[in-house]
Molecule: SAM riboswitch aptamer (S box leader)
Organism: Streptantibioticus silvisoli
């Protein structure tokens, strides 16, 4: 960067220093002087990448038992590296669509709940 692709109800905090903010925007709601951002130090959580073993799938050789061969895919564990991450589901909604209920309430509208499908954002991989 108007870029691809994958995940995004799970999980993981204490200490120092600061000192009024913070959860992206925006509405709700919430967290914060019993200390918010930010820095730092330890310690954690996760498995994207990675990385190491086990298994399964391929081609070829061979009459078979079985060999061989290059990786990839895939399933399961692992956690040394590079990331990220450690209130609330991405905290919730915010654009459509569907369904229920409500308004004396109907195919329209508003509210309420609820499903589902974008949007945006976050983080990894990757491209230009």
């Nucleotide at each position: 960067c108007g870029c691809u692709c994958a995940u995004c109800c799970a999980g993981a905090g204490g200490g120092g220093c600061a000192g009024a903010g913070g959860g992206a925007a925006c509405g709700g709601c919430c967290c914060g002087u019993u200390g918010a951002a930010g820095c730092c130090c330890c310690g954690g959580c996760a498995a994207c990448c990675c990385u190491c073993c086990c298994g399964c799938c391929g081609a070829c050789c061979g009459c078979g038992a079985g060999g061989u061969c290059a990786u990839g895919g895939u399933g399961g564990g692992g956690a040394a590296g590079g990331u990220g991450c450690c209130a609330a589901u991405u905290c919730c909604g915010u654009c459509u669509c569907g369904c229920g209920g409500u308004g004396a309430g109907a195919u329209a509208c508003g509210c309420c709940g609820u499903g589902a499908g974008g949007a945006a954002g976050a983080u990894g991989a990757g491209g230009a």